[in-house]
RNA sequence: GCAGAAAAAGCCAAACCCGUCGUGAGGCGGGGACGGAAAGCCACGGGUCUCAAUGAAACGAGAUAGCCGGGUUGCCUGGG
Numbered sequence: 001g002c003a004g005a006a007a008a009a010g011c012c013a014a015a016c017c018c019g020u021c022g023u024g025a026g027g028c029g030g031g032g033a034c035g036g037a038a039a040g041c042c043a044c045g046g047g048u049c050u051c052a053a054u055g056a057a058a059c060g061a062g063a064u065a066g067c068c069g070g071g072u073u074g075c076c077u078g079g080g
Base pairs, nucleotide, nucleotide: 002078003077004076011036012035016031017030018029019028020027021026034066040072041071042070044069045068046067047064048063049062050061051060
C1' cells in the first nucleotide's frame, strides 16, 4: 500500500419497547438484534427529511455518517 472476513480476539447495533431532551426531523440512556470489514470519527459535495414564512416556491436554520461520494484513524489475515 492492495485485497479479504475463511480463522482468532473482539467490536458496533436496525426495527420495536421503556425513560428522557427537542416545535420537529431526530438525539441520549436502558432493553433488543435486522444487519455491518470500518455500521469508528468528520456535515466537505450530492441526496433525503424537519422547521418558520407562504397560496406555493425561493432564501435561512437544522437532521441524517446504518443513503451515496469524499477526508481521516484503526484490529486480524493473505499477496506485494